[in-house]
RNA sequence: GGGUGAGUAGCUCAGUGGUAGAGCUUUCCUCUGAUAAGGGAAAGGUCGAAGGUUCGAUUCCUUCCUCACCCACCA
Numbered sequence: 001g002g003g004u005g006a007g008u009a010g011c012u013c014a015g016u017g018g019u020a021g022a023g024c025u026u027u028c029c030u031c032u033g034a035u036a037a038g039g040g041a042a043a044g045g046u047c048g049a050a051g052g053u054u055c056g057a058u059u060c061c062u063u064c065c066u067c068a069c070c071c072a073c074c075a
Stems, first nucleotide, its partner, number of pairs: 001071007010024004018055001026042005048064005
């Protein structure tokens, strides 16, 4: 330099045009003599950035950034 894939909650991931979700974690309540487990609730997101298409974009298109892998080149 070329190609492929990924980027969404603190972590692991789902969601592939129509109001952003699950599990874990955290906090509170409940339960217990107490702890753990169990049950209930809450908090937590400018969906990597900018632009475009669309009535409407996390989703489609373009460019850029970061990470992983493969190929090529140099040493």
Source information: This is a predicted structure of a 75-nucleotide RNA (transfer RNA) from a bacterium. Its mean pLDDT, the model's own confidence on a scale to 100, is 81. Rfam family: tRNA. Its family is annotated with triplet codon-amino acid adaptor activity in the Gene Ontology.